[in-house]
Description: This is a predicted structure of a 473-nucleotide part of an RNA (small-subunit ribosomal RNA, 5' domain) from an uncultured prokaryote. Rfam family: Bacterial small subunit ribosomal RNA.

Context: one part of a larger RNA
RNA sequence: GAACGAACGCUGGCGGCAGGCUUAACACAUGCAAGUCGAGCGCCCACUUCGGUGGGAGCGGCAGACGGGGGAGUAACGCGGGGGAACCUACCUAGUAGUUUGGGAUAGCCCAGAGAAAUUUGAGGUAAUACCGUAUACGCCCUCCGGGGGAAAGAUUUAUCGGUGAAAGAUCGGUCCGCGUUAGAUUAGCUAGUUGGUGAGGUAACGGCUCACCAAGGCUACGAUCUAUAGCUGGUCUGAGAGGAUGAUCAGCCACACUGGGACUGAGACACGGCCCAGACUCCUACGGGAGGCAGCAGUGGGGAAUAUUGCACAAUGGGCGCAAGCCUGAUGCAGCCAUGCCGCGUGAAUGAUGAAGGCCUUAGGGUUGUAAAAUUCUUUCGCCAAGGAUGAUAAUGACAGUACUUGGUAAAGAAGCCCCGGCUAACUUCGUGCCAGCAGCCGCGGUAAUACGAAGGGGGCUAGAGUUGUUC
Numbered sequence: 001g002a003a004c005g006a007a008c009g010c011u012g013g014c015g016g017c018a019g020g021c022u023u024a025a026c027a028c029a030u031g032c033a034a035g036u037c038g039a040g041c042g043c044c045c046a047c048u049u050c051g052g053u054g055g056g057a058g059c060g061g062c063a064g065a066c067g068g069g070g071g072a073g074u075a076a077c078g079c080g081g082g083g084g085a086a087c088c089u090a091c092c093u094a095g096u097a098g099u100u101u102g103g104g105a106u107a108g109c110c111c112a113g114a115g116a117a118a119u120u121u122g123a124g125g126u127a128a129u130a131c132c133g134u135a136u137a138c139g140c141c142c143u144c145c146g147g148g149g150g151a152a153a154g155a156u157u158u159a160u161c162g163g164u165g166a167a168a169g170a171u172c173g174g175u176c177c178g179c180g181u182u183a184g185a186u187u188a189g190c191u192a193g194u195u196g197g198u199g200a201g202g203u204a205a206c207g208g209c210u211c212a213c214c215a216a217g218g219c220u221a222c223g224a225u226c227u228a229u230a231g232c233u234g235g236u237c238u239g240a241g242a243g244g245a246u247g248a249u250c251a252g253c254c255a256c257a258c259u260g261g262g263a264c265u266g267a268g269a270c271a272c273g274g275c276c277c278a279g280a281c282u283c284c285u286a287c288g289g290g291a292g293g294c295a296g297c298a299g300u301g302g303g304g305a306a307u308a309u310u311g312c313a314c315a316a317u318g319g320g321c322g323c324a325a326g327c328c329u330g331a332u333g334c335a336g337c338c339a340u341g342c343c344g345c346g347u348g349a350a351u352g353a354u355g356a357a358g359g360c361c362u363u364a365g366g367g368u369u370g371u372a373a374a375a376u377u378c379u380u381u382c383g384c385c386a387a388g389g390a391u392g393a394u395a396a397u398g399a400c401a402g403u404a405c406u407u408g409g410u411a412a413a414g415a416a417g418c419c420c421c422g423g424c425u426a427a428c429u430u431c432g433u434g435c436c437a438g439c440a441g442c443c444g445c446g447g448u449a450a451u452a453c454g455a456a457g458g459g460g461g462c463u464a465g466a467g468u469u470g471u472u473c
Base pairs, nucleotide, nucleotide: 001473002472003471004470006469007468008467010465013345014344015343016342017341018340019338020337021303026301027300028299030298031297032296035062036061037060040059041058043056044055045054046053047052069256071254078181079180080179082177083176087173092169093168096165097164101133102132103131109124111122112121113120114119140149141148142147154161155160156159182228183227184226189219190218191217194216195215196214197213198212199211200210201209231253232252233251234250235246236245237244238243258279259278260277261276262275281292282291283290284289309335311334312333313332317331318329319328320327321326348378349377350376351375358369359368360367361366382414383410384409385408386407387406388405392400417462418461419460420459421458422443423442424441428457429456430455431454432453438445439444
C1' cells in the first nucleotide's frame, strides 16, 4: 500500500447492487418447510333442483434418495484432472412383439374386548391398476443342446391415459487404476484376512468383499506405522511475476443429520422432517407405559467482540403428483432490519470589502479566521406533498407495489463529520501542566518559556464516513 463474512469508540442525509452466527455439529417453546392422484378401489358423511356436488378415513400408485442445511468426521481413490472394464439406471425418447382366462385374501366397515394414553386383540364380511395361478413367447434366461423356465391391468367424459417382455438411446450413478493433494523422525519399524493362490458363497458388478484349504507373503528412509491439524476443487486475496495466504457468499464433488449400530422398502437409501435396537437429554403418565430430535425457514435461551423478521406470495423460474383443472412447495421470487462492503448523488450556486461583528494572535501599528458570513440574484438533484403509472405475463393470472418512472408544487428550505499537525509524514501558535497528569507505530516527548501531554485559535487529510484493533499478502 492492498484486502476483509470483520469488531470497537465517535459521527450519520438518500439511492442501486451485494453480504449478514467465522464462537456451542450447544439445547430448543411455537408455527410452517412433502405431498399428490376419485381418469386404480370399495366404503362413510353432508348438501341436493335427484342430474349430481362437496368432504373424510382407508387400501393402492407415484413422489418423500430431489430441492434445503451446516462442515462434525475424513490425509482417504475423499477431492482434482486423466484413463479403463466387470455393472445398474424409475421417469423420458424412437421403434418392436404381445395385453388370454381364473382364484383366494385383506384394510376400511360392523360386533365384542384391553389400555390413562400411544396403541392394540379376537370374530364376521368386502373391492381393486393390491396379491397368486393359467394360456401364449419374436426377441429373453438356463442347458448335459434332448429340453426346460418366464409377462401383462385396467380406467373414463370413447378420445385418451395407462400396464407387460426383450433390445436401443439419453441421463443419473456404482466400481478400478497411474499421477497430484498439510506438518512432525523428540513417531522406525508396521501387518494374520495380513499378501497371494485354488474352490465356494455373496453383489447390479470386479475383488479377501466373506468363508474353507494351501503358500509366506505385503508395506517401509522416494518416510510405512503413529501423532497433530484439515472437508477437497473451480476460485478468492495479495504480488510486476514467481510465489505466499486462503477455501465466506456463487458453482461442482464428498461426508453428516441428537450419539453409536442395524437392516427394511425401493430403479435408487443403509434414508435430515422413514423404521428397529442401545445410550444421553427433554416432555406426558392413571406409574403399567409412552412421545421427541431446527447442522430446513423464522424465532428463543446460551456462548461470544460480533451477525437480521416468529414478514408477503406461489405472480415469475423450477420441482413433486395429476389426462387436466389444480393442489403442495420457508426451493424460489420479493419485502423488513444493519454505513457490513462496493458504486453513485446530495448537504446549494453566482455576485458580494465598511475586508462588519465576534474569536485567536500581536512588536498594540496591525495580522488572521475571510468572500467566509450578512446581503442581493438564482437553482431544486435528493427529500416532502399531489396527480398519473409500468416492464416483468402469454387470452387470463402481479407477492413485489400504487414500487420504478413521469409530471406539477414546495422552500436554501430537512442533510458533516472523524482523524491528524516533533521526524518518518501533508499541516503552528498561545495558554494550562511541570519526569506530574499524560502521549507513543518506531525514534522518543514531559523535571517552568513543551510546534510531541490537555485546551483553544489556525492549519492538513479523507469524507457519509473517518480512526483504532485483529488477520493475510

The coordinates come from a structure-prediction model, not an experiment, and the mean pLDDT is 86.